[in-house]
Molecule: transfer RNA
Organism: Bathygadus antrodes
């Protein structure tokens, strides 16, 4: 320099154009003699802008941060 990926909760990791799930952590309740453990339930997210389209994490375009491969 160039060419591919990739960005979603505190951490990890799904989602096909049609209400963003799940696990861990958090916090509250129950259960317990008190703890762990279970069980319930509450909270937290779509990297910034712009287009398509009735509707976009999802199609396009930029930009940013990062990986990875070539010289």
């Nucleotide at each position: 320099u160039a060419a591919a990926a990739a960005a979603u909760a505190g951490u990890a990791u799904a989602a096909a154009g049609g209400u963003a799930g799940u696990a861990c952590u958090g916090g509250a309740a129950g259960u317990u003699u008190u703890g762990a453990g279970c069980u319930u339930c509450c909270a937290a997210g779509c990297g910034g802008g712009g287009g398509u389209u009735c509707a976009a994490c999802u199609c396009c375009c930029u930009c940013u941060u990062u990986u990875u491969u070539a010289a």